[in-house]
Molecule: transfer RNA
Organism: Candidatus Berkelbacteria bacterium
């Protein structure tokens, strides 16, 4: 320098032929069961999807640029 992939809640991830509420596990908070702990069950908080633009009636999902990470080539 060229190319590819990835960037979604504290952590690990799903969700992509665009469509009505953005989800799962762990963790966290409250509560039930238990004498307590552990364990288990219920409820809840927490993200507007790396940042900025564009396309569209509508974008996490398409397009462009930027940033960061990983990989390949030179």
């Nucleotide at each position: 320098c060229g190319g590819g992939c990835c960037a979604u809640a504290g952590c690990g991830c799903a969700g992509u032929u665009g469509g009505u509420u953005a989800g799962c596990g762990c963790g966290c908070a409250g509560g039930g069961c238990u004498g307590g702990g552990g364990g288990u069950c219920c409820u809840g908080a927490g993200g507007u999807c790396g940042c900025g633009a564009g396309u569209u009636c509508g974008a996490a999902u398409c397009u462009c640029g930027c940033u960061g990470g990983c990989c390949c080539g030179a």